[in-house]
Context: one part of a larger RNA
Molecule: small-subunit ribosomal RNA, central domain
Organism: uncultured bacterium
């Protein structure tokens, strides 16, 4: 190189935009780069293979023949690639018309509930726990009624319901914004797919600067438990979480399953349109697309399972794997304030 692979054994890049690149719809004529087919001319000798011959064989030698899979020239073929050239609409965008969605960024308001606070009422417990204890409370706790400050999340609805490229989005309104689905067939005419690099974007925790703190709650203290208990249980309680602007760039970041296209039996649930028959309406029935589920043929699979949201049947491109262990470790690079990340080995061992 050939070749075997990634749901669970080693492997899908967190996840989009996109550069090179590699790939690419239907026709028509053309050209000949690639491809094919023929001719020339080299493709040294030895070696290899076939015949055949010389040493008593045979290693070994000799002679002719094949072959030398390539390279240059040149005549020819045009189906297929590929080039320019001219068209076409199914692919792809684009316009019109419509309804859905916790999709996003920015203001504003709301009620429930925790928890201080202050003010009445009112006495001695409360709180906690598998039992206690700390703790709080006669300077009036807890309970209970009024009033107030704050913070922070938004019960029902709620739905293997919706959106959203992933991460993720969930009280009401205003206001700005992105995509995706029907339907339709007015426009463009291959404008398409993937995508090394590379840019965004990316949950928690962290980390800066400046502000908020209700609740919860690492670190820490105290009380239990217990042989001990640097844990679990219980009473506080600081980073923090929570808002601005700025790093940070990982995750079981998972559907452990990359995007893209096309075909391949059916059943049944949902969720968004569009149709058709039926009814005055409503709904009933059916169709058809797009979403997301369950079941289940045929394939497939090592099995378990997967099955039109494939992991089946086929192309195109990317990434990644190559016995465990050392090790995602050292070293060197390059990012980062820092924590660290990202690229990433050897010896040795089994």
């Nucleotide at each position: 190189c050939u070749g075997g692979g990634c749901g669970u054994a080693a492997a899908g890049g967190g996840u989009g935009c996109g550069u090179a690149g590699g790939c690419g719809g239907c026709a028509u004529a053309a050209u000949a780069a690639g491809u094919c087919a023929g001719a020339u001319g080299u493709g040294a000798a030895a070696u290899c293979c076939c015949a055949g011959g010389g040493c008593u064989u045979a290693a070994c030698c000799c002679u002719g023949g094949a072959g030398u899979u390539g390279c240059a020239u040149u005549u020819g073929a045009a189906a297929c690639u590929g080039u320019g050239a001219u068209g076409c609409u199914u692919g792809a965008g684009u316009g019109c018309a419509g309804g859905a969605g916790a999709g996003g960024g920015a203001a504003g308001c709301g009620g429930a509930a925790u928890u201080c606070c202050u003010a009445g009422u009112g006495u001695a417990g409360c709180g906690g726990u598998g039992a206690a204890a700390u703790g709080c409370g006669u300077a009036g706790a807890g309970a209970u009624u009024a009033g107030g400050a704050g913070g922070a999340a938004c019960a029902c609805c709620a739905g293997u319901g919706g959106c959203g490229a992933a991460g993720g989005c969930g009280g009401c309104u205003u206001u700005c914004u992105g995509g995706a689905c029907u339907g339709u067939a007015a426009c463009u005419g291959a404008c398409g797919c993937u995508g090394a690099g590379g840019c965004a974007c990316g949950a928690a925790a962290g980390c800066g600067u400046g502000g908020g703190g209700a609740g919860c709650g690492a670190a820490c203290a105290g009380g239990a438990u217990u042989a001990g208990a640097u844990a679990c249980c219980c009473u506080g309680g600081u980073a923090g979480u929570c808002c601005a602007c700025g790093c940070c760039g990982u995750a079981a970041a998972c559907g452990a399953u990359g995007g893209a296209u096309a075909c391949u039996a059916g059943g049944u649930g949902u969720a968004g349109g569009c149709g058709g028959u039926u009814u005055c309406a409503a709904u009933a029935c059916u169709g058809u697309c797009u979403g997301u589920g369950c079941c289940g043929u045929a394939g497939u699979u090592a099995a378990c399972g997967c099955a039109a949201u494939a992991a089946g049947u086929a192309u195109c491109c990317c990434g990644c794997c190559u016995g465990g262990g050392g090790a995602g470790u050292a070293c060197g690079g390059c990012c980062g304030c820092a924590a660290g990340g990202c690229u990433g080995a050897a010896a040795c061992u089994c």